Annotation
This is a predicted structure of a 178-nucleotide RNA (Lysine riboswitch aptamer) from Bacillus pumilus. The RNAcentral record of the sequence draws on Ribocentre. The prediction has a mean pLDDT of 80. Rfam family: Lysine riboswitch aptamer. About the family: Riboswitches are metabolite binding domains within certain messenger RNAs that serve as precision sensors for their corresponding targets.
RNA sequence: GUUGAAGAUAGAGGUGCGAACUUCAAGAGUAAGCCUUCAGAGAUCGAUGGGAUCUAGGAAGAGGGCUGAAAGGGGAGCGUCGCCGAAGCGAAUAAAAUCCACUCAUUUUAUUCGCUGGCUGUACAUUGAAGAAAUGUAGGGCUGUCAAGAAUUUAUUUCUUGGAGGGCUAUCUCAUUG
Numbered sequence: 001g002u003u004g005a006a007g008a009u010a011g012a013g014g015u016g017c018g019a020a021c022u023u024c025a026a027g028a029g030u031a032a033g034c035c036u037u038c039a040g041a042g043a044u045c046g047a048u049g050g051g052a053u054c055u056a057g058g059a060a061g062a063g064g065g066c067u068g069a070a071a072g073g074g075g076a077g078c079g080u081c082g083c084c085g086a087a088g089c090g091a092a093u094a095a096a097a098u099c100c101a102c103u104c105a106u107u108u109u110a111u112u113c114g115c116u117g118g119c120u121g122u123a124c125a126u127u128g129a130a131g132a133a134a135u136g137u138a139g140g141g142c143u144g145u146c147a148a149g150a151a152u153u154u155a156u157u158u159c160u161u162g163g164a165g166g167g168c169u170a171u172c173u174c175a176u177u178g
Stems, first nucleotide, its partner, number of pairs: 001177001003175003007172005014084001016083004021077004032067007042054004046104002048101003087116012117143004122138006145163007
C1' cells in the first nucleotide's frame, strides 16, 4: 500500500435539523360566562357497562344582547442550547393518563424493526379553523457526496448516468495480505 470491522475520534453538505426565549398574525368576535325570547325533558363525564353531577327554581336545541379567552400549529427575530439519522414518519410491544372497569379509542414516554442524503415547488390524500403548516404517495427543480463513463483548458475542471447516510472525508486502532 490492499482488504475487512455498523471499530474509535474529528469533520463536510446549508434557506441544514430540533428545542428554548421574545414578538406578531390567525385561531375569533369562536369556545365559555351572564341576561332575555321560543321551546318543553333530557344533558355532561372519549365509545360500552357501572357510577357521579346538573336539570320544571327549566335540560338539550334555536334566536337576540353584553362580556370575552386559550391550546396545538405558523411567520419573524435571537444564532441561546443540543446536534449532522441531525430529525421526521410508519408498525409492534410496554408503562402512564383520561370518574371506575378495561374489549376499544385518544394522548405522552421508552424500546425494537422498517423508510427518507438535504432543501424546495406541483398534484392528490390525511390531520387541521385555515389557500398556514406537517406527513404520505407520485413525478419535477436545486444542491452535496461516492462510483462509472465521456470531453478537455490537466484543474479541488465540465457534462451524462446511477447509488445511498449502516454513506462520504481525514486521522488512528485491531486483524489480514502484497